[in-house]
Annotation
Predicted 3D model of a 72-nucleotide RNA (transfer RNA) from candidate division WWE3 bacterium RBG_19FT_COMBO_53_11. Lineage of the source: Bacteria > Bacteria candidate phyla > candidate division WWE3. Rfam family: tRNA. By type it is a transfer RNA. The sequence was found in a public genome assembly.
C1' cells in the first nucleotide's frame, strides 16, 4: 500500500426505506422489620461524522475519522 468486517441508550447487542428497540444496568412507586428477589411507571440516542440519492435514510451510494482481520 490493496482488500474486508464493526461504529445504535451507562454495557451487551437487535433494527425489510416508513412511530428508534430489547436485555443488563439506573430512577422512583409497590411488595419487606429491612435487605435481596419480584411487580408497575420513567428517564437516558446528534443512530460515528460530513455530503448525495428519495416523499421519506439507523438502513442506499460517496467521502472522512476510529476499531479489529486478511494480504502484502
Nucleotide at each position: 500500500g490493496g482488500g474486508g468486517a464493526g461504529u445504535u441508550a451507562g454495557c451487551u447487542c437487535a433494527g425489510c426505506g416508513g412511530u428508534a428497540g430489547a436485555g443488563c444496568g439506573c430512577u422512583a412507586c409497590a411488595u419487606u422489620c429491612a435487605c435481596a428477589u419480584u411487580g408497575u411507571a420513567g428517564a437516558a440516542g446528534u443512530c460515528a461524522g460530513a455530503g448525495g440519492u428519495u416523499c421519506g435514510a439507523a438502513u442506499c451510494c460517496u467521502c472522512u475519522a476510529c476499531u479489529c482481520c486478511c494480504c502484502a